Transfer RNA from a Lachnospiraceae bacterium, 73 nucleotides, folded computationally.
NCBI's taxonomy places the organism under Bacteria, Bacillati, Bacillota, Lachnospirales, Lachnospiraceae.
Its Rfam family is "tRNA". The family's RNA type in Rfam is transfer RNA.
Its mean pLDDT, the model's own confidence on a scale to 100, is 80.
It was read from a public genome assembly.
This record gives sequence, C1' cells and structure tokens, in this order.
RNA sequence: GGGUUCGUAGCUCAGCUGGGAGAGCACCUGCUCCGCAAGCAGGGGGUCGGGAGUUCGAGUCUCCUCGGAUCCA
Repeated sequence: GGGUUCGUAGCUCAGCUGGGAGAGCACCUGCUCCGCAAGCAGGGGGUCGGGAGUUCGAGUCUCCUCGGAUCCA
C1' cells in the first nucleotide's frame, strides 16, 4: 500500500426485508432480612465511531474518514 471484518448503554452483545433503539450483567431506589448476600418490584443511563448523500423515513443502503482485528505484499 491492497483485501476482509468489527465499532450500538459502564461491560458483553442482539437488532430480521429501511418504519418502536433493546437484552443480560453492572448502577440507583424500594420490599424482604437483626445485617449482608441472594431473590422480588420499579427506575436512570445512547446523538448507534465521525461526516456527507439517497429516501417521506437510515443502527440498517451508498461514499469519504477514524480506530481495532486479520490476510496478502
């Protein structure tokens, strides 16, 4: 330098054929308990790596760019 792939909540990830942004763990509050843990109930937290384009509508499609992994040279 070229190819492939990944980037979504604090962490690990899902998100189908473009139409509601979600799960588990973690965090906060309450119940329970003498107390802790576990359990149960509820809650907060996201410009979907960044920018542009297409579209009535983009996490999803196109282009550029940044970062990680990997292959070739």